A computed fold for a 1415-nucleotide RNA from an uncultured bacterium, annotated as small-subunit ribosomal RNA.
It matches the Rfam family "Bacterial small subunit ribosomal RNA".
The RNAcentral record of the sequence draws on ENA, Greengenes and SILVA.

RNA sequence: AGAGUUUGAUCCUGGCUCAGGGUGAACGCUGGCGGCGUGGAUAAGGCAUGCAAGUCGAAUGCAUUUAGUUGCAUGGCAGACGAGGUAGUAACAGGUAGGAACUCACCCCUUAGUCGGGCAUAACCCAUUGAAAGAUGGAAUAAUUCCCGAUGGUCCUUCAGAGGUAAAGAUUUAUCGCUAAGGGAGAGGCCUGCUUAAUAUCAGCUUGUUGGUAAGGUAAUGGCUUACCAAGGCUACGACGUUUAGGGGAGGUGAGAGCCUGACCCCCACCGAUGGAACUGAGACACGGUCCAUACUCCUACGGGAGGCCGCAGUCGAGAAUCUUCCGCAAUGGACGAAAGUCUGACGGAGCGACGCCGCGUGAUUGAUGAAGCUCUUCGGAGCGUAAAGAUCUUUUCUGAGGGAGGAAAUUUUUGACGUUACCUCAGGAAUAAGGGGCUCCCAAACUCGUGCCAGCAGGAGCGGUAAUACGAGUGCCCCGAGCGUUACCCGGAAUCACUGGGCGUAAAGGGUGUGUAGGCGGUUAUAUUAGUCUUUUGUUAAAGCCUUGGGCUCAACCCAAGAAUCGCAAAGGAAACGGUAUAACUAGAGGAUGUGAGAGGUGUGUGGAACUCAUGGUGUAGGGGUGGAAUCCGUUGAUAUCAUGGGGAACACCAAAAGCGAAGGCAGCACACUGGCACAUUCCUGACGCUGAGACACGAAAGCGUAGGUAGCGAAUGGGAUUAGAUACCCCAGUAGUCUACGCCCUAAACGAUGUUCUCUGGCUUUUUGGAGUAUCGACCCUCUGAGAGGCGAAGCUAACGCGUUAAGAGAACCGCCUGGGUAGUACGAGCGCAAGCUUAAAACUCAAAGGAAUAGACGGGGACUUGCACAAGCGGUGGAUCAUGUGGCUUAAUUCGAUAUACGCGAAGAACCUUACCAGACUAGAAACUAUAGUGUAAGCUUUAAGAAAUUAAAGCCCUCUUCGGACUCUAUAGCAGGUGAUGCAUGGUCGUCGUCAGUUCGUGCUUUGAAGUGUUCCCUUAAGUGGGGUAACGAACGCAACCCUUAUUGUCUGUUUUAAAUGUCAGGCGAGACUGCUCCAUUUUGGAGAGGAAGGCGGGGAUAACGCCAGAUCAGCAUGUCCCUUGAUGUCUUGGGCUGCACACAUGAUACAAUGGUCACUACAACGGGAUGCAAUCAGGUAACUGUGAGCAAAUCCACUAAAGGUGGCCCCAGUUCGGAUUGAGGUCUGCAAUUCGACCUCAUGAAGUUGGAAUCGCUAGUAAUCGCGGAUCAGAACGCCGCGGUGAAUACGUUCUCAAGUCUUGUACUCACCGCCCGUCAAGUCAAGGGAGCUGGGAGUGCCCGACGUCCCAUUUUAUAUGGGCCUACGGUAAAUUCAGUGACAAAGACUAAGUCGUAACAAGGUAACC
Repeated sequence: AGAGUUUGAUCCUGGCUCAGGGUGAACGCUGGCGGCGUGGAUAAGGCAUGCAAGUCGAAUGCAUUUAGUUGCAUGGCAGACGAGGUAGUAACAGGUAGGAACUCACCCCUUAGUCGGGCAUAACCCAUUGAAAGAUGGAAUAAUUCCCGAUGGUCCUUCAGAGGUAAAGAUUUAUCGCUAAGGGAGAGGCCUGCUUAAUAUCAGCUUGUUGGUAAGGUAAUGGCUUACCAAGGCUACGACGUUUAGGGGAGGUGAGAGCCUGACCCCCACCGAUGGAACUGAGACACGGUCCAUACUCCUACGGGAGGCCGCAGUCGAGAAUCUUCCGCAAUGGACGAAAGUCUGACGGAGCGACGCCGCGUGAUUGAUGAAGCUCUUCGGAGCGUAAAGAUCUUUUCUGAGGGAGGAAAUUUUUGACGUUACCUCAGGAAUAAGGGGCUCCCAAACUCGUGCCAGCAGGAGCGGUAAUACGAGUGCCCCGAGCGUUACCCGGAAUCACUGGGCGUAAAGGGUGUGUAGGCGGUUAUAUUAGUCUUUUGUUAAAGCCUUGGGCUCAACCCAAGAAUCGCAAAGGAAACGGUAUAACUAGAGGAUGUGAGAGGUGUGUGGAACUCAUGGUGUAGGGGUGGAAUCCGUUGAUAUCAUGGGGAACACCAAAAGCGAAGGCAGCACACUGGCACAUUCCUGACGCUGAGACACGAAAGCGUAGGUAGCGAAUGGGAUUAGAUACCCCAGUAGUCUACGCCCUAAACGAUGUUCUCUGGCUUUUUGGAGUAUCGACCCUCUGAGAGGCGAAGCUAACGCGUUAAGAGAACCGCCUGGGUAGUACGAGCGCAAGCUUAAAACUCAAAGGAAUAGACGGGGACUUGCACAAGCGGUGGAUCAUGUGGCUUAAUUCGAUAUACGCGAAGAACCUUACCAGACUAGAAACUAUAGUGUAAGCUUUAAGAAAUUAAAGCCCUCUUCGGACUCUAUAGCAGGUGAUGCAUGGUCGUCGUCAGUUCGUGCUUUGAAGUGUUCCCUUAAGUGGGGUAACGAACGCAACCCUUAUUGUCUGUUUUAAAUGUCAGGCGAGACUGCUCCAUUUUGGAGAGGAAGGCGGGGAUAACGCCAGAUCAGCAUGUCCCUUGAUGUCUUGGGCUGCACACAUGAUACAAUGGUCACUACAACGGGAUGCAAUCAGGUAACUGUGAGCAAAUCCACUAAAGGUGGCCCCAGUUCGGAUUGAGGUCUGCAAUUCGACCUCAUGAAGUUGGAAUCGCUAGUAAUCGCGGAUCAGAACGCCGCGGUGAAUACGUUCUCAAGUCUUGUACUCACCGCCCGUCAAGUCAAGGGAGCUGGGAGUGCCCGACGUCCCAUUUUAUAUGGGCCUACGGUAAAUUCAGUGACAAAGACUAAGUCGUAACAAGGUAACC
């Protein structure tokens, strides 16, 4: 000191969370010792038991005792201290600084005195009574008890005179006491200034209240109390009320300012079961005193009594939670006493609790076969790890034994709870002693296995759906360590309430606007003064604590001493700059006067034309109106249209503008009347009169409300017509309130410049409105300067950016308003206002980790612009209809193996009868094939035959019995490792491929711009098939793509020469070359384009190969390879026979053949190319109608063969018909291949002769040697093409063009999308959960008020049996009663809110979101 978290990424705003420190803590796991501290925070709830306040015989009486003594009582002093608690109290209770009208027992000092009398009474004794507690009566007695008198320096009252007031003794001495007065010390009572929580959803409070006079009362002032008089007193600087709370020194945290707290220790206050009261006393309205009332507990003989742990221990209860019914008065202190001494749960100590702080230890050194074991592994090894074991050593601690303090003073004696203490010495023996949390990031530290959105983790982000460093375990590692974590709370980080130190155009936030009260702030000069301010001194600010220094416990914690500090308050002295106050002046602020000026500024009255509508009349006839298209509607009773006349209401075209005016809302025909404000010029007057402005007052669009009018047009609601799945909408036809006027309310708007008002300062350019001056002019215009407004662009500066920028969002000053995460919510409750609607003020519970602003790159849009493409258009031919072939879906099946499904569907498959084959039925088991090790074998294997079986296979018999360089090889068998898998995962992968797309794009380095994501380059202009080229340019270059290089084809030179030919030659084949480059001419021209020449070929000549960055978790684990998982003897392995992959109601896709005459058929006849051939191609000849068969010349290929190309040409027939078209289907007979042709092959012959007559909606291909059409070859292959891959023959039509459809590209725009529109997202309803508000009511608590009752007791009065006796009175606690008030709890019911993977209905918002959105 910061970090994580909103986004695809960025910057900002803003909340949430974490890292630090702390605690009187608690909980979890663990736990060796010592020192010092600390420990009932909740129920101020209830308490058993013991102790906590007594002492004095040197005041006195009595009783008692062995002389000591002890007990009871009177009396004195103490008991008002000490100890405890924090309920109440928001207050002179506390803190601090002062004040005057007071008192004081004990203590100290001083002065004076201490004389003379007297009456009682307790204990004790007797008697009565009661259960007890106790009570009553009688008799006797003492004192330092009480009373009276004397004296009176002093003291009190008083002007004086005069009057009044005291005492106690004890004792042999000494002395201790007593009384009065004065003083002191210290203590206490009273008063005052300042200060001391929250709340305005508490705004008015008060009748002894405020003051005065008199009296009473008190130690003392005072409404403290009473009578009378006056009517005051407090309050926005927060009275009164409500809630909460003891205050301070101090403690925690923090850099500080602050914020939070008030345990232990110290000071003060208050309290003592609850409420009230007085008595005694120096002191109390009294914790361990009294009386009364109340509640509770206990005793009781039922009549009546007793009690108060918030003292120390202890107990119950409640609670997450807090100790021993210990020792001692040895020390310190207190009470009494002359003293010895007694008492002291104050105190000194010990005990319990890791509750905290501090210290120590659990061993040290050495030890590598880097042991064993465990974990991991790339199988090589690595880690735990010098760690262990082992060896040597030490003894802090521990155990045992011995010694042994200080704390004790005052001097001789006496006196130690702690204490078997601390400490010292010796002995024993590594002996007695380590855990907790974490390891994805924040945040130090990771591997393996298990699990599989399960179980679970989690402070936040988040992790887990089969390869989890995040869950659980093991191992390792990290942090701390007798502790470690968790929870709760406080401060910090948080500048996240901002004084130090924040903001308000768009993120939360400027009041709708003005006038103005209080308040805040305030121009220049001079003088005086000094409550602010500054300075000096003095006093105080308790001690402890914090800080510094020094010292004592072995160190430290802890303790002691000294110093510093104590920021505040008060008093006294000084200063006079600033501020205040007072006085005197000034004119620069402000205002006035005079003269001009502009203007939709306001109010009222009058008036004008256009349009609209209504009425009447004329002309006129069938439509009009409306829409995307229609319909409702109007019209033959005459509309619409048109003309004329009249009526009505509302709004004011052009001028008109980013223009003008107004405080804002707002203001528009014209004229008049009244009226507000503003600007300029003159520099005449006043002389700071100013600025802002909480409350307050006034104004305040539209809609809405009330009353009375008015109503043409428009037009919520409503009705109808359309649209639609629906359409309570958008569109259309009507139409009420309203819109208009007058008066009265309402008081809100996206009331916006989303920008408060005022003042000062800080470069400019330009436009415009309106003044003034100068120059000029006859005058005006123009030009220049100078004011006041209104706009645009921009320096500096500011800003998160966008943007603002003399009209600031810049630099400063003054004042006001407002904000503090999103939702709940501008809502509830309360209050004020309102006729109502509603407005103003204004929360919380709960819930989320975001919500948000600006900008960036994409993607998308039923946004825009430009460009391209057989994309459309122009053409040609098809598909979709028929039959068949092939593939797919579906259905079926024992199986119809699997994959591909927009980019699949004559696809994987360049060829399923068996095989293939993966599927189904049937069998086998270390396996059909492979390797290694060990052991064995050469009758094992093989061949033949037989038996079983569908076969694989099994069993038996016979035959045969390996090679050798002697090392071994080979075959087989057994065992152990292992094999095998077309099983899963293409979402674990490699490789390969599809698609956009042969589209022109995709990037990088350096530089520059930007806070940054990013941008620039690659945008722009021209051009191109092209990011092709050129120009321009904060870019300059480069890469992958484009192009070129490669192959082929078209022309040609040359070389070679198998074949061909009789030969040369030519064709042809191969090699090396040439040629085409806008090179040349012309036109326009920046490039480039157009035309032309030459040329075989011309502007990329044609074709091919070649496929950028990437997208789709696209396809393939079944071509191959491969991680992981799974199967492995009734197998998911392997083998085999048979079946299936060919199954058929149907649907789709791709093709073939056709529907015919541009044709079919028969005969004759012509011209190719690419390729293939030895298990092959096969000539020739012969047979057969043919498929084919027999024979087999030639050829491993320019030689031989398939090999006749077909369409075409010539001639004949057919004559428009389901045909001499078409050939499906079926029957019969054959041929060929093959072990085998039934399921299930191809071909041939004869016969049969189906649908089909050009194909609906829709849809496909093609731009030239192309489409169309015709045949030929090859791969696969035993056989099996209408498919596929190639080859040549014949050989067209059309393209105006880019409006539209589709697709693509570039730029731009909007965005709430980024899983990217198949996106996002809203509301009702349905289900569940939660909290809060309302609510007929019901229940409880608090604070008061009126009235009733009125204990004890002080005070007052009266009486007389003069006793503090009786009676009465005032006041009052408790209690009762009544109405209201406030705070809680509960409540049927109804309503809203929040949340919850996959519910319903729609689609409101985000793109022009499909009606722009919003208020």